This is a predicted structure of a 348-nucleotide part of an RNA (small-subunit ribosomal RNA, central domain) from an uncultured organism. The RNAcentral record of the full RNA draws on ENA and SILVA. Its Rfam family is "Bacterial small subunit ribosomal RNA".
Context: one part of a larger RNA
This record gives sequence, structure tokens and C1' cells, in this order.
RNA sequence: UUGGGCGUAAAGGGCGCGUAGGCGGCUGAACAAGCCUGGUGUGAAAGGCCACAGCUUAACUGUGGGAGUGCGCUGGGAACUGUUUGGCUAGAGUUCAGGAGGGGAAGCUGGAAUUCCUGGUGUAGGGGUGAAAUCUGUAGAUAUCAGGAAGAACACCUGUGGCGAAGGCGAGCUUCUGGCCAUGAACUGACGCUGAGGCGCGAAAGCGUGGGGAGCGAACAGGAUUAGAUACCCUGGUAGUCCACGCUGUAAACGAUGUGCACUAGGUGUUGGUUGUAGAAAUGAUCGGUGCCGAAGCAAACGCGAUAAGUGCACCGCCUGGGGAGUAUGCUCGCAAGGGUGAAACUC
Repeated sequence: UUGGGCGUAAAGGGCGCGUAGGCGGCUGAACAAGCCUGGUGUGAAAGGCCACAGCUUAACUGUGGGAGUGCGCUGGGAACUGUUUGGCUAGAGUUCAGGAGGGGAAGCUGGAAUUCCUGGUGUAGGGGUGAAAUCUGUAGAUAUCAGGAAGAACACCUGUGGCGAAGGCGAGCUUCUGGCCAUGAACUGACGCUGAGGCGCGAAAGCGUGGGGAGCGAACAGGAUUAGAUACCCUGGUAGUCCACGCUGUAAACGAUGUGCACUAGGUGUUGGUUGUAGAAAUGAUCGGUGCCGAAGCAAACGCGAUAAGUGCACCGCCUGGGGAGUAUGCUCGCAAGGGUGAAACUC
């Protein structure tokens, strides 16, 4: 390479937007590039294949035939692909009338708790543990009451529930703003799908500058435990955790399952719409999500099963024995930490 694969065996890019490219709905006409077909030229000879012939046979040799998948020129065909030009509305989208939501950003506000400060009451302990000690307290702690300050996080509601492309998002209110869903009507008329590069977003930790700092708490110190204890437990505690701006660009970034479209039994719960039986309740239909159980089918098994890991199509990414190694080297990005790309020798 061919072929086979990617939930758990190696393998889905962390996620999106989108360039080139690949692929692309129904219908009419034209063209004839791909495609089909006829003619013709070429496709050297030798060799190979088939037939016959010559050396006694064979090897060998000769003659003829056929083939030479191809290419050029030329004639024809028009189903499919393509190109051009019309039309259509089932894909896609726009507008209007509705709806649900922790989607995003900024600002304002709130209560509980915690710690600290001030004052009152009050007196000998408190705290902590398996047990203790370090620690704290007669300079009045712990407890309790009143007042004040600060920072961070938002109990109950909370759900197998909602929203978001993913990361993620949860007190309340206001403003700005993105997406989504159903139904009906009108409109555009294939405007679509995917997407190498590219661009953007991207938890936590970490980095830079400036703030902030209640609680928690790497490092660090002490007390214990222990043979030791650079730990687990305890008392403290710096960075950090928080905010603004700028970097970093990685995660078991997981559904370990790429995106889109179509098709293929049911049952049951939940969430958001529309609608029928036309009051509620109950129940039925239907569309969009989110769960569970399962037919067929798939699967090595586990399991998946209309939210597919079933049946197909389009496009992208990725895999090819273990270790060496996500290392070395080069290139590139980064302030750095480090990231991206990414071998080989050797060895089993």
C1' cells in the first nucleotide's frame, strides 16, 4: 500500500466558526467533458500465447494467427455525473404572532454562617484526639447578649430537572445580549452537509501587573503516631483560592462513543410546547429534549438497542505489537513553567 478498524482491546481531534477541497433535492431544455458505441491510425522487431512446419524427438528455429487492457483522429448515443439556462418546494433560511430556561456580560441589593474588633453578663477552663500534646485562657478565654467591620460562598427550593458547542452555569432585582422549541401564515428558492489549513472559545493549577484577603490551605513550623514518619491525625500557616486586565492552552476536556441526514417493534417516567375529548381532573394525538426497560439487529463478551454500539450515505480526525517514549532532535508557540509536532538505535 491493499485490507481491517476506533464505547471498554491500539485508535474520535477538548469544543465551535469557517477557507480550499469532497459530496449534494425535484423537474424541463441545451451541450457532450466524464461515460457507452462504430470506423480509422498507432501500439517496432524479438520475446510471451495459439496453430502449423523444419532439424530422428526435445530444447532450438521458422511461418501464420491472435492479443497488446492504451493513446490520437473521426462518426454516433444521451440514462447517469458534469456545465449552461429555465421552473419547483419536500432540504436550508427569513419575517410576524407565542413559550421555557442556573446560556453570556455589567451594575445594584439581601440574609444565614465564619473570623476579627468594641462593650455587657460571667468564671476556670477552652480546644483538640483513638488517646494526647503543641495551642489558647485570671492581662478574664470558652459560653452568652448587643453593636460594628471584612471577605468568600449562596442552605432549603434541587429533581433520574433546566440551559449551553464544549469548558461550564445555581441568592434576588435591573439593563444589555446569544441560542433553542412548538403551531399557523407569508416569503426566499438548494442558498445545503462536512471541513485539511486557519481563526475563536476553552476546568483546575500555574505566570505577569495592580488590588483584595474572612474561611480554607500546597510549601513551611510545631505537636503526636512510629523502628523511622520528610506521611496519614492535631495546632498554626505563606503562596494560592477572590477581583480587574493580560498570558498559559492542558485534563479520566468522558457518553472513554466525531458531525450531518435518512430508515428500522414496543413499554414506561420526566421536562417544554401545540392540540382533541372542548370546565377541572383524567385521558388521547403530535413536535422538541432528558432517563429507564426492552423486539429485531449488532457485539469477543460486557452491553448497545429511534439519544444505536442496528441499517445505509457524505465528509473530517485517528489506529497498525509491548518497552524505549510522548523521550531525543529539528521546527514552532510561550515571560517562564511548559505546549504542539515527533523519531531511531536497542530490547522482549